[in-house]
RNA sequence: CACGAUAAAGGCAAACCUAACCAAAGUCAGGGACGCAAAGCCACGGGUCCUCGCCUCCUUUCCGACGCUCGUCGUAAGGACCCAAGAUCGCCGGGCUGCCGAGC
Numbered sequence: 001c002a003c004g005a006u007a008a009a010g011g012c013a014a015a016c017c018u019a020a021c022c023a024a025a026g027u028c029a030g031g032g033a034c035g036c037a038a039a040g041c042c043a044c045g046g047g048u049c050c051u052c053g054c055c056u057c058c059u060u061u062c063c064g065a066c067g068c069u070c071g072u073c074g075u076a077a078g079g080a081c082c083c084a085a086g087a088u089c090g091c092c093g094g095g096c097u098g099c100c101g102a103g104c
Stems, first nucleotide, its partner, number of pairs: 001103001003101002011036002016031003020027002034090001040096003044093003047088003056080005063074005
């Protein structure tokens, strides 16, 4: 410097369960291991998730009004798009740091 082994010393811990926090995503602690050579750290870029709120659009039903038997409008509910804030570094990229070692 590059690489990551049928090596060694160690490390981390997905799902799930329990308890706590949160509006939620999710986080934290204990148990537990699917995996991980940066699954150590940083939300910097993209992605994804959640959501306050606004506009627009769509759907449906109740109620009300109008016309009058089926439409329009209003209200309410649900959904989609956008989106402040939030979350995720075990989605990808980038930055910083780092253990061991077969190799050059």
The RNA shown here (c-di-GMP-I-GGC riboswitch aptamer) has 104 nucleotides and comes from a Gammaproteobacteria bacterium. Taxonomically the source falls in Gammaproteobacteria (Bacteria, Pseudomonadati, Pseudomonadota).